[in-house]
RNA sequence: UAAUUCCUUUGGGGCAGGGUGUAAAUCCCGACCGACGGUGAUAGAUAGACGAAUAUCUUCAGUCCGUGACCCGGAGCACAUAGGUGUGAAGGUGGAUUUGGUGAAAAUCCAAAGCCGACAGUGAAAGUCUGGAGGGGAAAAGGAAUAA
Numbered sequence: 001u002a003a004u005u006c007c008u009u010u011g012g013g014g015c016a017g018g019g020u021g022u023a024a025a026u027c028c029c030g031a032c033c034g035a036c037g038g039u040g041a042u043a044g045a046u047a048g049a050c051g052a053a054u055a056u057c058u059u060c061a062g063u064c065c066g067u068g069a070c071c072c073g074g075a076g077c078a079c080a081u082a083g084g085u086g087u088g089a090a091g092g093u094g095g096a097u098u099u100g101g102u103g104a105a106a107a108u109c110c111a112a113a114g115c116c117g118a119c120a121g122u123g124a125a126a127g128u129c130u131g132g133a134g135g136g137g138a139a140a141a142g143g144a145a146u147a148a
Stems, first nucleotide, its partner, number of pairs: 001148001003146008017029003031128002033117002035067004043058005062115002071092002076087004097113005119131003
C1' cells in the first nucleotide's frame, strides 16, 4: 500500500401565511425539502522561488450512471413439530429536465422555467402530519486480526 474477515460508532430534510368547509399542515393559492456511492469544465487550499503548465487535498447533480428505504418474493437457517412462528439470500418492482448562455467540450457550471417523491392511517384525497420505526439501511469513519 491494496486485499479478506471481524468489532465499534455514525448513518434524512420539509407546508410559514392565506382560501373553502362541520371537518383539510391531505383540496385550492402559496411555502418548504432533497439519503448513499460514482462521474463531473465548479470553487477553494497547498506545493511549484514571479506567472503558467502541472501535482496533491477538500468541495460541486433530487431529475446522468448505480445503490438504499417501502412493496413483491421466498433459497437457507433457528425454534416448534399437528396446522406453524421468527429470521431471511438470490431475484423482481421502483419517480422526475428542458431552454438559453459561456466554451473545444456541459442533462453536472451560470441564468430561467419546469418536473418528481413507498406503504398504512386520518373528521377530507398527504413528498412535508401520525404509524410500522427506539426498526431497517446504501454507505462513512475508526479499530483489530490474517496472509501478501